[in-house]
Parts: sequence; structure tokens; C1' cells
RNA sequence: GGAAACGACGGCGAUGGAGUCCGCCCCAACCGCCUCUCGAGGCUGAUGACUCCUACUACUUC
Repeated sequence: GGAAACGACGGCGAUGGAGUCCGCCCCAACCGCCUCUCGAGGCUGAUGACUCCUACUACUUC
């Protein structure tokens, strides 16, 4: 000096925010599904899970 391991901090888990829990990553984790002539077309959900708020959508009542 380089590499690896462990730990800490931090980050991430298909569209916003908060709390709890779980999982993953150390420049990587992560970047949804279906059909297809590979040109393109169609579909679900604000969660990784739970609770709440906001936004959106459907139905009913006033």
C1' cells in the first nucleotide's frame, strides 16, 4: 500500500411522510408484473410487513 473478515456509522427494500419490527448492502443493496412481430401495448399497489397521515381511485349516505 492492497485484499479479506468483523464491528460502527450510514444507505436500501417499483410513486409521499411518521412510528415499530424484519431483511439486505458497504459503491453495493435497489430500479413491479404480463403479452409481443422486440417496434410496442396492457395491468396492480403510495407498506418489505403492521399502524397512522397525505394524495389518488371505487361505492354508499347527507
Fluoride riboswitch aptamer (crcB RNA motif) from an Acidobacteriota bacterium, 62 nucleotides, folded computationally.
The coordinates come from a structure-prediction model, not an experiment, and the mean pLDDT is 79.
Its Rfam family is "Fluoride riboswitch aptamer (crcB RNA motif)". Its family is annotated with response to fluoride and positive regulation of gene expression in the Gene Ontology.